[in-house]
Context: one part of a larger RNA
RNA sequence: CAAUCUUGAAGGAACUCGGCAAAAUAACUCCGUAACUUAGGGAGAAGGAGUACUCAUACUAGACAUAUGAGUGGCACAAAAAUGGGGGUAGCGACUGUUUAAUAAAAACACAGGACUCUGCAAAAUCGUAUGAUGACGUAUAGGGUCUGACACCUGCCCGGUGCUGGAAGGUUAAAGUGAUUUGUUCACGCAUUGAUCUGAAGCCCCAGUAAACGGCAGCCGUAACCAUAACGGUUCUAAGGUAGCGAAAUUCCUUGUCGGGUAAGUUCCGACCUGCACGAAUGGUGUAACGACUUCCCCACUGUCUCCAAGAUUGACUCA
Numbered sequence: 001c002a003a004u005c006u007u008g009a010a011g012g013a014a015c016u017c018g019g020c021a022a023a024a025u026a027a028c029u030c031c032g033u034a035a036c037u038u039a040g041g042g043a044g045a046a047g048g049a050g051u052a053c054u055c056a057u058a059c060u061a062g063a064c065a066u067a068u069g070a071g072u073g074g075c076a077c078a079a080a081a082a083u084g085g086g087g088g089u090a091g092c093g094a095c096u097g098u099u100u101a102a103u104a105a106a107a108a109c110a111c112a113g114g115a116c117u118c119u120g121c122a123a124a125a126u127c128g129u130a131u132g133a134u135g136a137c138g139u140a141u142a143g144g145g146u147c148u149g150a151c152a153c154c155u156g157c158c159c160g161g162u163g164c165u166g167g168a169a170g171g172u173u174a175a176a177g178u179g180a181u182u183u184g185u186u187c188a189c190g191c192a193u194u195g196a197u198c199u200g201a202a203g204c205c206c207c208a209g210u211a212a213a214c215g216g217c218a219g220c221c222g223u224a225a226c227c228a229u230a231a232c233g234g235u236u237c238u239a240a241g242g243u244a245g246c247g248a249a250a251u252u253c254c255u256u257g258u259c260g261g262g263u264a265a266g267u268u269c270c271g272a273c274c275u276g277c278a279c280g281a282a283u284g285g286u287g288u289a290a291c292g293a294c295u296u297c298c299c300c301a302c303u304g305u306c307u308c309c310a311a312g313a314u315u316g317a318c319u320c321a
Base pairs, nucleotide, nucleotide: 001316002315003314004313005312006311007310008309010307011306014305019302027051028050029049030048031047036041038150052072053071054070055069056068057067058066073077085300086299087298088297090295091294092292093291097109098108113148114147115146116145117144118143119142125134126133127132151287152286153285154284156217157216158215161214162213163210164209165208166207167206170205171204172203176199177198183192184191185190218236219235220234221233222232245279246276257273258272259271260270261269
């Protein structure tokens, strides 16, 4: 000096990205226990008290254990070890679960539930060149695909584009059929060549439907008897112009927005406002009890994290042998 431990005056998070690490809490019995809630929970909430030994009594057939009472000792009685720190707020995800074997455990995946869609059985879908197999020794309350993700309240407008489904009058149109015409050769017949016109499927064009299909959901100007604002009006464009709800948000650039709360002091946090650069409804919207080795902020307790370091133990390092 390092590692692993032990202890520490006064203070007690001033440390730090952050209480990381450490400390504290801890068992059993009794008392007691809030908001909220899906009435199950929350909850071991929180917060308290007791605990050793001896004797007696009750209980017992007798003991043990337990309860009550009396007494005894100690600084300390769950006397060691093992053995929850707690509370409040917000975000995300409902939950238990799963995951990057060896840098990520999460808000990612999954999930029950919801919806759309395909499939009538020799099913659809999938594997295979094929025989065949899975689906399934199942049969639409079944099976496949896609999206969403408990629950509660809901899920607005747009079918112009792309996709899908349906339609079949017309247009376009391949091979094929038809064979007007052309050319070569020939005396000729022929053989070869050219290919107008008409016929001609699906598809595409076309006509509809469909958004819990892919997706989309405007601008400018004016106006109220203070000012400001604009319920109102005008105009342009669009397939339609963002409804409910939420909103400086895991989304807000300007921005440390403004106001309020918390602090002596707060770029974080919480509550509001709405001027949403660039929220928004199953690429789900908004809430939500419970849950979380998730993330944010605050408080109590606690402490060598720190002010500011010190002492000790063990093992190394180091010196000598």

Annotation
Large-subunit ribosomal RNA, domain IV from Seculamonas ecuadoriensis, 321 nucleotides, folded computationally. Model confidence (mean pLDDT): 87 of 100. Rfam family: Bacterial large subunit ribosomal RNA. Its Rfam clan is "LSU clan". A source record names the gene rnl. The source organism's lineage runs through Eukaryota, Discoba, Jakobea, Histionina and Seculamonas.